A computed fold for an 88-nucleotide RNA from a soil metagenome, annotated as c-di-GMP-I riboswitch aptamer.
RNA sequence: AAAAGGCAAACCUAGGGAAACCCAGGGACGCAAAGCUAUAGGGGCUAAAGCUAUAUAGAAUAUAUAGCCAUGCCAGCCAGUUGCCGAA
Numbered sequence: 001a002a003a004a005g006g007c008a009a010a011c012c013u014a015g016g017g018a019a020a021c022c023c024a025g026g027g028a029c030g031c032a033a034a035g036c037u038a039u040a041g042g043g044g045c046u047a048a049a050g051c052u053a054u055a056u057a058g059a060a061u062a063u064a065u066a067g068c069c070a071u072g073c074c075a076g077c078c079a080g081u082u083g084c085c086g087a088a
Stems, first nucleotide, its partner, number of pairs: 006031002011026003015022002029076001035081003041078002043074003050068008
């Protein structure tokens, strides 16, 4: 370079989840690892619950907004690791 194949983005439908996102079907943008690995590398996303602050009623508490927060999520971000064919 070929050959045999493989995976499947966005989007749509159905379901799960607070969300990120996941799963199934359809669908292909692309991918030599778009195979696997997510507290025991880095990086990113979400923030239900919790905490803090402010405001509104006010006795407690309740509601709303903002901030913090992952052992929740992303491997098609980097990385680790395994691997098909073959000129070599």
The coordinates come from a structure-prediction model, not an experiment, and the mean pLDDT is 87.